[in-house]
Molecule: small-subunit ribosomal RNA
Organism: uncultured bacterium
């Protein structure tokens, strides 16, 4: 960076679809470790239950506990003394009070925090957010700093107590009390208000400094050790709060919006400005530079993605903004109109004694729902931070950490070495092999993780650690515990085998899957990535497919049908101000993180941290002045007036002429006219058409007339008049940039339509009749309204076209021609330079290509309109117009992978132009009708095997079906390694064939005789048998898997190559052209110049001669000889035969023709322009035929789809249809008599003579492996006789008997005689076949096959015509144009209905 798809290719315009990057992701399969991130996108849905903001006793009062000490009143030990009765003693104990003194609970009064901090976007299109400024219009608890300061008094309310309501929440009345609570009073300034006044400053309204008299207002203590707090003022810090420029989504199918609305005075209000609010005046604001409305959205740093400009996003982290169930409101305070305050309404949830009452997870965590999807009701305040405290501390689901999820970067790891017998296994294989593969195993090391076992941090500035016995070390020990997923047909890296068979299925595009699937499924192999793969969804890229950077619009999708012109945009030439923009210096800010560099710290990387850049932006200043703009003075070349001149179908309004058509009057005249391919309807005898002459009416303007002319565009056409725009040439007088261009506006707009009203001659939608047709709602006609004309109005469109917007300037030439002017000559002109309009060619350049080409589609500039895949659809909706028709404006679901431009090759045409064939014509004989033969079709049947199928299947394969053939039926059973071939093993040397008996229906079988070989004696051949398998076999399918063979086009002139050239390119040139031929066969011309396959020669055979050879051929002369005869000797002369050679080449002459090729006509020749006939079939086309000649790949059957055997069928018969014979007769039939070929065949064979039979044949066997013999008489023709036009003496089927012959065998189902019988049929509709010369036509003989069995087939002689003007159609065919929307090619492609 690109790539795949439109076509047969092709080049392009175009859209669809990939590779790549990314995600808060999900799912499918799989999962070993660790670091660091990060996890409700859906229901701002509802919420159990814990916690999440509370702290100070050093502001206050009380009340409770400890502890000490006091005092009261009880108690009354010990221990002393005792008359033992008791007495002294006064301890413990408990109690009541008071002090102190200590941490401390809990509720109150107070202070300060609950406006941070944490969530979460619901609304918000806004000064909400962002980036720069303003406040001379403003607040700031707590913090710092300075300055001054706290004198002295007063009444109260809670806690509490008593009483008392209430289920509860929660109160009520008495009564007492403190305070840093609360209040007057003093004091006080440079503080606050209010008026006077001076100075300086500002864009202003004002602002700051001075000073002057009047007024108003403070304070609070508490602790004792440091002190910690109060009160005014002023300043800073810090947070905030209003206001202004720029930026900020879509829609115009949202075009009009606003009344407190703009503004003004004035009064309220707030910290503060201000309709913020209120009374009054005034009618104003804002909008196309997009208001209003409407839909959708929290905003930025920033992310992803891009080369980048851009395009997407806004989760996590930051800053800001709103929210805190819903919706409104204040209060308190330095901050709220307050997420865990307060009232009020609502909804919903819960408790309730029904009377009231609580409550807000969008704070951490948690539940239910939703949903494709999102975690634990963890631990700690050790760290950072926060709130209070004098502070110790107390609080902190902020925060720091753990748990879960491979949900995302990022690192490690599943091992390292060695190991060929290339093991087993698995897969395939052409069976040899080859892959997997040094991979395994085995052998030697080695512990990263992870496991055990020990030590054991930093984070912590004394104390203190949640993480956490955690990160880190170190020891021991085992290769163990640790690899999947996706794809392999092209993009796009990687292929095989089986299995399925348009099935199941795959697919992001193209597309794969219908019997050999590189593309479904599995396996084996390979390819990528890796603890992950892949699939979906988004979103950038690629996509110059919205194009600023960076496209377009003649024909691809696209110039408004055309004009004036508003805004707006763009703008000649010269001077010299200003500086908005433009350039460039400074300074400010562009928060942090993020990104880029550089350095450092977790082993590394991810991540962190430090520094620097950079943050392309905005604000201020300073300065330059080329272009742009501002405004100013000029200019004349852009524009425009003026004067002269002349050209036009250039508008409007009125007058006027003639042709013609029609209609009407009137003569003359008669039987038709009139239409069409061809006829009818109609129209005339009631006088048409024609024809003359008169009249009416309307409508249009022949020739002139021209790729001529005039208008913006639609569009204008006898003549003539008025009225009128416009353009042109000439001149340079006059203004002095006045230009262009145009969104909306306005205007003008063909045809057909649409209202009134006129007119109405021709023409003619609709409409009727008539024709054609299968039909004909068309074409063709004969009529005939609407309209077509005229005034008026309205529609407002068109292939409204040059499919080309409009202006302005450069950019070779050549030729026409409309208007106008100048110049020069030798002037009815001519030549030449010029303005303007209207054509053609053509260069460069452009263009996909066709082509444009000074009239540009070149080369730049300006403006305006469109366009972005086909179809849906210019289609619905709304909306404006219109009287309606309709018009403007104009979507979307859905669908498809393409729609389309231009050329190119062919095929195609009821397109042209040429030429050719027995292609038509001109002819001759057939088929179609009859009988029959034969082949298909169908129809029957056990079977009628199966192939062929327009031409090119049908007497074809089959040159020959009673069995065989024979594949089909039916039976039989006979076989199951086999009827046929190969290997292995055991047996026997006999079987088997053969022959010969018997049995048996055939086959197959049984029984019984009869018969090897070679040997070195081991054995071997050779047959049989019997065993196992490997295999045989298959006329069993597939001819759309093949070979090889055939057929058609067609013996039709074509098909190609190399090089060169031309074209972006598929291609083209060559090969086309002008001439000729049978021929792409010559010639000649040519960007071509040569070659190939084919043509045409070489080849056979015929037609003439010559020459050589003469036997079995032939015989003139010679001779012999017969009834007759080449029969004999002789002989090749002649005829034959079979070898050689030789002739014809446009070679000669005449005339065309281009001095050519070549044609025409002639000599001469047996033969004349390829002499006649054959064999030879180019690239290709039909998936043409054949798997049943062979051969073959795959699949099928294997005691059967194989094999053997008997019969039967392939030969059936209502019918069709295609080839023939034979006829229908007199150019015949019949019967006699007799005459002339040629080319074949012959040994399981031709078979003569003679004898027999009416015949068919028998019978005989002579010759003959053949120019000797035989088949074997040719026969049509001639002679003569005979029948006489009829179903016949013409036909011959069909049918009776009766023989012949092949052959085992002739019933199904052969040929043949004889005899008798004696059918259809009297030349054959429509149609349609062959043939141009030794042919057609008609006559006969002959051969393969074959035992037999041709009317078919292939082949041979005889006899022998007519006709062809020509190419106009019909068929085929080549060539060249042309057109195409076809290319599976007109048997194409497609449209609509209706199934």
């Nucleotide at each position: 960076a690109g790539a795949g798809u439109u076509u047969g290719a092709u080049c392009c315009u175009g859209g669809c679809u990939c590779a790549g990057g990314a995600u808060g992701a999900a799912c499918g399969c799989u999962g070993g470790c660790g670091a660091c991130g990060u996890g409700c996108c859906u229901a701002a849905c509802a919420c159990a239950u814990g916690c999440a903001a509370g702290u100070c006793g050093a502001a206050c009062g009380a009340a409770g506990c400890a502890u000490a000490g006091g005092a009261g009143a009880c108690g009354g030990a010990a221990g002393c003394c005792u008359u033992c009765g008791g007495g002294u003693g006064g301890a413990a104990g408990a109690u009541u009070u008071u002090u102190a003194u200590g941490a401390c609970u809990g509720a109150g009064u107070g202070g300060c925090g609950g406006a941070c901090g944490g969530g979460u976007g619901a609304g918000u299109a806004a000064c909400g957010c962002g980036u720069g400024g303003g406040c001379a219009a403003c607040c700031u608890g707590c913090c710092u700093c300075a300055c001054a300061c706290a004198g002295g008094g007063g009444g109260a309310c809670a806690a509490c107590u008593g009483c008392u309501g209430g289920a509860a929440a929660c109160g009520g009345c008495u009564g007492c009390u403190a305070a840093u609570a609360c209040c007057g009073c003093a004091u006080a300034g440079g503080c606050g208000c209010a008026c006077a006044g001076a100075a300086u400053c500002g864009c202003a309204u004002g602002a700051u400094u001075c000073g002057g008299g009047g007024u108003g207002g403070a304070a609070a203590g508490c602790u004792u050790u440091u002190g910690c707090a109060g009160u005014g003022u002023g300043a800073g810090a810090u947070g905030g709060g209003c206001c202004c420029g720029c930026g900020u989504c879509c829609g115009a199918u949202u075009a009009g919006g606003u009344a407190g609305u703009u503004g003004g005075u004035g009064g309220g209000g707030u910290a503060a400005c201000g309709g913020c609010u209120c009374a009054c005046c005034a009618a104003g604001c804002a909008g196309a530079c997009g208001a209003u409305c409407g839909g959708u959205a929290g905003c930025c740093g920033g992310c992803c993605u891009g080369a980048g400009a851009g395009g997407g996003u806004g989760g996590a982290c930051g800053g800001c903004c709103a929210c805190a169930u819903u919706g409104g409101g204040a209060c308190u305070g330095a901050g709220a109109c307050a997420c865990g305050g307060c009232c009020c309404a609502a909804a919903c949830u819960c408790c309730u004694a029904c009377g009231g009452g609580a409550g807000g997870c969008a704070g951490c965590a948690g539940u239910g729902g939703g949903g494709g999807a999102u975690a634990u009701u963890g631990c700690a305040c050790a760290a950072u931070g926060g709130g209070u405290g004098c502070a110790a501390g107390c609080c902190u689901g902020a925060u720091g950490c753990a748990u879960c999820g491979a949900c995302g970067c990022c690192g490690c790891g599943u091992u390292a070495g060695u190991g060929a017998a290339g093991a087993u296994g698995u897969a395939u294989u052409u069976c040899g092999g080859u892959a997997u593969g040094u991979a395994a195993a085995g052998c030697u090391c080695u512990a990263u993780c992870a496991g055990c076992a020990g030590g054991g941090a930093a984070g912590a500035a004394a104390a203190u650690g949640a993480c956490g016995g955690u990160a880190c070390c170190u020891g021991a020990c085992u290769a163990a515990g640790a690899a999947g997923c996706u794809c392999c047909g092209g993009c796009u890296a990687a292929a095989u085998a089986c299995g399925u068979g348009c099935c199941a299925g795959c697919a992001g595009c193209c597309g794969c899957g219908g019997u050999a699937a590189u593309a479904c499924g599995u396996a084996u192999g390979g390819a990528g990535c890796a603890a992950g793969c892949g699939u979906u969804a988004u979103c950038c890229g690629g996509a110059a497919u919205u194009a600023c950077u960076g496209g377009g619009u003649g024909u691809a999708a696209a110039g408004g049908g055309a004009g004036c012109g508003u805004a707006g945009g763009c703008g000649g030439c010269a001077a010299g101000g200003c500086a908005a923009g433009u350039c460039u210096g400074a300074u400010g800010u562009g928060a942090a993180a993020a990104c880029c560099c550089a350095g450092g710290g977790c082993c590394c990387a991810a991540c962190c941290c430090u520094g620097g850049g950079a943050c392309u932006g905005c604000a201020u200043u300073g300065g330059a002045a080329a272009c742009u703009g501002u405004a100013u003075u000029g200019c004349u070349u852009g524009a425009g007036u003026g004067c002269c001149g002349g050209a036009g179908a250039g508008g409007c309004a009125g007058g006027c002429g003639g042709a013609a058509u029609u209609c009407u009057u009137a003569g003359u005249g008669u039987a038709g006219c009139g239409g069409u391919g061809a006829a009818a309807u109609g129209a005339g005898u009631a006088g048409a058409u024609a024809u003359u002459a008169g009249g009416a009416g309307g409508a249009a303007c022949a020739c002139c007339a021209g790729u001529g002319g005039c208008g913006a565009a639609g569009g204008c056409g006898c003549c003539u008049u008025g009225c009128u725009g416009g353009a042109c040439g000439g001149u340079a007088a006059c203004u002095g940039a006045c230009g262009u261009u145009g969104a909306g506006c306005c205007u003008g707009g063909a045809a057909a339509g649409c209202g009134u009203g006129g007119g109405g001659a021709g023409c003619a939608a609709c409409c009727a009749g008539g024709a054609u047709u299968a039909g004909a709602u068309c074409c063709c006609u004969u009529g005939g309204u609407a309209u077509u004309c005229c005034c008026c109005c309205c529609c407002g469109u068109a292939a409204a076209c040059g499919a080309u917007g409009a202006a302005u300037a450069c950019u070779a030439g050549g030729u026409g021609u409309c208007g106008g002017g100048g110049a020069g000559c030798a002037a009815a002109g001519c030549u030449u330079c010029u303005c303007g309009g209207u054509g053609c060619c053509g260069c460069a350049g452009c263009a996909a290509a066709c082509g444009c080409a000074g009239u540009a589609a070149g080369u730049a500039u300006u403006c305006c309109a469109c366009u972005u895949g086909g179809g849906g659809a210019g289609u619905a909706c709304g909306u404006u117009c219109g009287c309606a028709a309709g018009a403007a404006u104009g979507a979307a679901a859905c669908u498809c992978a393409a729609a389309g431009g231009a050329a190119u090759u062919g095929a195609c045409g009821g397109g042209g132009a040429c030429c050719c064939g027995c292609a038509c014509a001109a002819g001759c004989g057939g088929u179609g009708g009859a009988g029959c033969a034969u082949g298909u079709g169908g129809u029957u049947u056990a079977a009628u095997u199966g192939g062929a199928a327009g031409c090119a299947a049908c007497g074809c394969g089959a040159a020959g079906a009673c069995c065989c053939u024979u594949a089909c039926c039916a039976a039989g059973c006979u076989c199951u390694u086999g009827a046929c071939a190969u290997c292995c093993c055991c047996c026997u040397g006999a079987a088997a064939u053969u022959c010969a008996u018997a049995u048996g229906u055939a086959a197959u079988g049984u029984a019984u005789g009869u018969u090897c070989c070679c040997u070195u004696c081991g054995g071997g051949g050779c047959a049989g048998g019997g065993g196992a398998g490997a295999c045989a076999g298959g006329u069993g399918g597939u001819g759309c898997a093949u070979g090889g063979u055939u057929g058609u086009c067609g013996u039709c002139a074509g098909c190609u190559c190399g090089u060169g050239u031309c074209g972006u390119g598929a291609g083209a040139u060559g090969u086309u052209g002008g001439g000729u031929u049978a021929a792409g066969u010559c010639c000649c011309g040519c960007a071509a110049c040569g070659a190939g396959c084919g043509c045409a020669a070489c080849c056979c055979u015929u037609a003439c001669c010559c020459u050589u050879a003469g036997u079995a051929g032939c015989c003139a002369g010679c001779a012999u000889g017969u009834a007759g005869a080449g029969a004999u000797g002789g002989g090749c002369a002649c005829u034959c035969u079979a070898g050689g050679g030789g002739g014809a080449c446009u070679g000669c002459c005449a005339g065309g023709g281009a001095g050519a090729a070549c044609c025409u006509g002639g000599a001469g020749g047996a033969a004349g322009g390829c002499g006649g006939g054959g064999a030879u079939g180019a690239c290709g086309u039909c998936a043409a035929a054949u798997c049943a000649u062979c051969a073959u790949g795959c699949c099928c059957c294997u005691u059967a789809u194989g094999u053997c055997u008997u019969g039967g069928g392939c030969u059936a018969c209502a019918c069709a249809c295609g080839u023939g014979c034979u006829a229908c007769a007199a150019u015949g039939g019949c019967g006699c008599c007799g005459a002339c070929a040629g080319a074949g065949g012959g040994a399981a064979g031709c078979g003569a003579a003679g004898c027999u039979g009416u015949g068919a044949a028998g019978u005989g066997g002579a010759g003959c492996a053949a120019a000797u013999c035989c088949c074997a008489u040719a026969a049509a023709a001639g002679g003569c006789g005979u029948c006489c036009c009829a179903g016949u003496u013409g036909g011959g089927a069909u049918u009776g008997u009766a023989g012949u012959u092949u052959g085992c065998a002739a019933c199904c189902c052969g040929a043949u005689u004889c005899c008798a019988u004696g059918a259809a049929g009297c030349u054959g509709g429509a149609a349609u076949c062959g043939c141009u010369a030794g042919u057609a036509a008609u006559c006969g003989c002959g051969g393969a096959u074959c035992a037999g069995a041709a009317u078919g087939c292939c082949g041979c002689g005889g006899u022998g015509a007519a006709u062809a003007c020509g190419u106009u159609c019909c068929c085929g065919g080549g060539u060249c144009u042309u057109g195409c929307a076809c290319u599976c090619a007109c048997c194409g492609c497609c449209c609509g209905u209706c199934a």